[in-house]
Molecule: transfer RNA
Organism: Planctomycetota bacterium
RNA sequence: GGGCGGUUAGCUCAGCCCGGCUAGAGCGUCUGCUCGACACGCAGAAGGUCACAGGUUCAAAUCCUGUACCGCCCACCA
Numbered sequence: 001g002g003g004c005g006g007u008u009a010g011c012u013c014a015g016c017c018c019g020g021c022u023a024g025a026g027c028g029u030c031u032g033c034u035c036g037a038c039a040c041g042c043a044g045a046a047g048g049u050c051a052c053a054g055g056u057u058c059a060a061a062u063c064c065u066g067u068a069c070c071g072c073c074c075a076c077c078a
Base pairs, nucleotide, nucleotide: 001074002073003072004071005070006069007068010027011026012025013024020058029045030044031043032042033041051067052066053065054064055063
């Protein structure tokens, strides 16, 4: 230098290909219930610039372009 994959909640990840409800799950955190108390269990809540910027569109996590970071492969130099 070229190619491919990845980036979504505190953590691990779906969703993306094929645009359309207010962006979800598990774990964790918090509150309440339960219990003599704790754990378990039950109910609820908080938590998101969907990596960043731009474009297309009535509408973008999803399509297009560029950038950043991480990983893999190839090439080049020595």